[in-house]
Context: one part of a larger RNA
Molecule: large-subunit ribosomal RNA, domain IV
Organism: Spirochaetia bacterium
């Protein structure tokens, strides 16, 4: 110097991205225990006391109550929650990137759709059979949401699903006018052309002919999607009102500079002496919105995020020890 550890005057987070490490808290009994609350709970909230000895009442007894009196010096445990207030995300025990990531991802009861009547739907096999399931619609199988309270608003134009079947389109296959080709025979001509039955083979035109698809409705907790310009009140400023184009409908309820705000350190206010964070309001929402859910919310969390109390070497700044290594000497 390193690494593991012990102590450290005053001060006490001034460190630092950030109290990261660390100190601190701790067991037992008794008192007390506050917002909120889904009335369990929050709660071990919080916070308070704690020494021997000798007597005396009560009581069967653990145990209860009261009195006096002593405490000079020293040694020395155990226990192994620090706490509190605000606020975000997730309801909640679980679950996870075996080896940088536990987390506000996952999953979860609950909720909602769509599928499936049993040889079920669906999966796995080429199949035979197997899973579903020795179940049967209070089942099973697939999406999506995620407790629980209050709710989830408008748009079926597109696209996906469902239904429908009348018309349009329409394969294969039916059909078979029609036309070719071979060829017996026949014409003329004798190099050769030319007609041509039946049979045979080739091509087909009308017509009929399913599903789809066009077409008609349905449907959004299905994919999704949810305007614009311009003008108005007797100070200004705004605009309740009006106009005017466009759309399938022009975002309701709640929320809101936010895990979403570009301008931004938006303005106000709170809390610091001093505050880009934090918390509470405003709403001009670049670019929130309602089961790719919207607002809330006790509880709960190695989460995040401000702040506060206790506490320490984090730090003013250092010091000193104690082990083990390095290194240098020998």
């Nucleotide at each position: 110097c390193u690494c593991a550890c012990g102590c450290u005057a005053a001060g006490g987070a001034a460190c630092u991205c950030g109290g990261c490490a660390a100190a601190a808290u701790g067991c037992a009994u008794a008192c007390g225990u506050a917002a909120c609350c889904u009335a369990g709970g929050g709660a071990g909230a919080a916070g308070u006391a704690u020494g021997g000895c000798u007597c005396c009442c009560c009581g069967c007894a653990g145990g209860g109550g009261g009195a006096g009196c002593c405490g000079c010096a020293g040694a020395g445990a155990a226990a192994u929650g620090g706490c509190c207030c605000a606020u975000g995300c997730g309801a909640c025990u679980g679950u996870u990137u075996a080896c940088c990531a536990a987390a506000a991802a996952c999953a979860c009861a609950g909720g909602u759709c769509c599928a499936u009547g049993c040889g079920a739907a669906c999966c796995g096999g080429c199949g035979a059979c197997g899973g579903g399931a020795a179940g049967u619609a209070u089942a099973u199988g697939g999406a999506c949401u995620g407790a629980c309270a209050c709710c989830u608003g408008c748009c079926c134009g597109g696209u996906a699903c469902u239904g429908g079947a009348a018309g349009g389109u329409c394969a294969a296959g039916g059909g078979g006018a029609g036309c070719c080709g071979u060829c017996a025979g026949c014409c003329u001509u004798c190099a050769g052309g030319g007609c041509g039955a039946a049979g045979c083979g080739g091509c087909g035109a009308a017509c009929c002919c399913a599903a789809g698809c066009c077409c008609c409705a349905g449907c959004a907790a299905a994919c999704g999607g949810c305007g614009g310009c311009c003008g108005u009140a007797a100070c200004u400023a705004u605009a309740a009102c009006g106009g005017u184009c466009c759309u399938a409908a022009g975002g309701u309820a709640g929320c809101g500079a936010a895990a979403u705000u570009c301008c931004u350190u938006g303005u106000c206010g709170g809390g610091u002496a001093a505050g880009u964070u934090c918390c509470g309001a405003c709403c001009c929402g670049c670019a929130c919105g309602a089961a790719u859910g919207g607002u809330g919310u006790a509880a709960c969390g190695a989460c995040a995020u401000g702040g506060g109390c206790g506490c320490u070497g984090u730090c003013u700044c250092g010091g000193c020890g104690u082990g083990a290594g390095g290194u240098c000497c020998g």